[in-house]
Context: one part of a larger RNA
RNA sequence: UGGCGGGGGAGCACACAAGGGGUGGAGGCUGCGGUUCAAUUCGAUUCAACGCGAGGAACCUCACCAGGAGCGACAGCAGAAUGAAGGUCAGGCUGAAGGUCUUACCAGACAAGCUGAGCGGAGGUGCAUGGCCGUCGUCAGUUCGUGCUGUGAAGUGUCGAGUUAAGUCUCGUAACGAACAAGACCCGCACCCUAUGUUGCAACUGUGUUUUUUAAUGCAGGCACUCAUAGGGGACCGCUGGUGAUAAACCAGAGGAAGGGGCGGUCGACGGCAGGUCAGUAUGCUCUUAAUCCCCUGGGUUACACGCGGCCUACAACGACUGGGACAAUGAGAUGCGACUCCGAAAGGAGGAGCUAAUCUCCAAACCCAGCCCAAAUUCGGAUUGAGGACUGCAACUCGUCCUCAUGAAGGCGAAAUCCCUAGUAGUCGCUGGUCACCAUCUAGCGGCGAAUAUGUUCCUGCUCCUUGCACA
Numbered sequence: 001u002g003g004c005g006g007g008g009g010a011g012c013a014c015a016c017a018a019g020g021g022g023u024g025g026a027g028g029c030u031g032c033g034g035u036u037c038a039a040u041u042c043g044a045u046u047c048a049a050c051g052c053g054a055g056g057a058a059c060c061u062c063a064c065c066a067g068g069a070g071c072g073a074c075a076g077c078a079g080a081a082u083g084a085a086g087g088u089c090a091g092g093c094u095g096a097a098g099g100u101c102u103u104a105c106c107a108g109a110c111a112a113g114c115u116g117a118g119c120g121g122a123g124g125u126g127c128a129u130g131g132c133c134g135u136c137g138u139c140a141g142u143u144c145g146u147g148c149u150g151u152g153a154a155g156u157g158u159c160g161a162g163u164u165a166a167g168u169c170u171c172g173u174a175a176c177g178a179a180c181a182a183g184a185c186c187c188g189c190a191c192c193c194u195a196u197g198u199u200g201c202a203a204c205u206g207u208g209u210u211u212u213u214u215a216a217u218g219c220a221g222g223c224a225c226u227c228a229u230a231g232g233g234g235a236c237c238g239c240u241g242g243u244g245a246u247a248a249a250c251c252a253g254a255g256g257a258a259g260g261g262g263c264g265g266u267c268g269a270c271g272g273c274a275g276g277u278c279a280g281u282a283u284g285c286u287c288u289u290a291a292u293c294c295c296c297u298g299g300g301u302u303a304c305a306c307g308c309g310g311c312c313u314a315c316a317a318c319g320a321c322u323g324g325g326a327c328a329a330u331g332a333g334a335u336g337c338g339a340c341u342c343c344g345a346a347a348g349g350a351g352g353a354g355c356u357a358a359u360c361u362c363c364a365a366a367c368c369c370a371g372c373c374c375a376a377a378u379u380c381g382g383a384u385u386g387a388g389g390a391c392u393g394c395a396a397c398u399c400g401u402c403c404u405c406a407u408g409a410a411g412g413c414g415a416a417a418u419c420c421c422u423a424g425u426a427g428u429c430g431c432u433g434g435u436c437a438c439c440a441u442c443u444a445g446c447g448g449c450g451a452a453u454a455u456g457u458u459c460c461u462g463c464u465c466c467u468u469g470c471a472c473a
Base pairs, nucleotide, nucleotide: 001473002472003470004469005468007467008466009465010464011463012462013461015457016456019421020420021419022418023417026313027312028311029310030309031308032307033306034304035303042053043052064299065298066297067296068295070293074116075115076114077113079110086106087105088104090102091101092100093099120288121287123286124285125284129282131277132276133275134273135272136271141180142179143178144177145176146175147156148155149154159172160171161170162169186265187264188263189262191233192232193231194230195229196228197227200223201222204221205220206219207218208217209216210215236259239253240252241251242250243249315414319373321371322370323369324368325367331362332361333360336355337354340351341350342349343348380411385406386405387404388403389402390401391400427449428448429447430446431445432444433443434442
């Protein structure tokens, strides 16, 4: 100087407390361990591995296993017009194949038989590396110049009092300044104004069609409103009162769409963890080189006494089912989205308008109304299994998804333990994109409905600063 302490002080965080919802029990999906296997390819293992490698694998992917086949630039040596490499009908081997063999033909100059040397390698080493990422942690820290103190390592500054989300700011002070972080800047949301109105809007005017009316819609005016686009304004403790040291700031109030960081994002200091990745790419060294290279067929990654993580669906009446009715946003769309009509009980099929998309299409569920069920393992729950169909695709046996009928398992709210969350949040309800031929209980987003609680910092966990002890470096 650091680090550590079941030392002390101060402070913070869904850390605890106060509350809400879960997980842990059941069934299923998915990842991991283990076991098994010809192979069940490899990596990741506390937080910071385990719906992770955008890893939803039928072939491909693919690295694994079984079987079959192929490949050596260049140089040298042996070989080669007594015809090389190569191509091919038929037949045998074969899952298949001039791949190889038998036999026959074409062709016309090279040559894997040996030595060296290469191509290639999802072979090894992330403890040789770059790059990228995770995490401490969006924690408030990490340093420098000059000066001063100390023989020196170093210290001071960076400390004290107060304050802040903050080494944020104020005052004091042998320090005075500065840099990287913090903040600000940047983007989105919330309010207003201005400008522009097509594909958007529809208050008003005229007019046409359908219609008893309500209403719907077309055209011509229109841009008020909604919305879209882009340029401004607006919030600063600015104003009032109080506390404080007349400071920094804090508390209350007014006005305001918004109030004390308005809310959300992007942004991750110096460094630590020999953290992760040589299987994204790059790359040193090393290994292999007729196989650890390359191609094909089939299998496997989907196995299953078991253990663990994450999720989905439930155990029901705040509900299930049947019929009717309503309201989004983000997005996506030309081998694509597909209205609408017809066929089918449905999945789906046949035809097909419009749309290179503010124009056309994909488009909600919870909710509301009516009926029914009546506490029952049930009209709850849907696993499992049987049968029949549909779609994608060369191909659904291993091993896809969907529909219909039948079957109807466990499950009556879950021990110890443990996770998330402070507001348009939790919870709950669906929708869209990514991957994608097909397949979502995943993931990234989007909107609909929409709570409870916080007296506080004694305790648990983690972190920051000051101080103290140390058999530690």
Molecule: small-subunit ribosomal RNA, 3' major domain
Organism: metagenome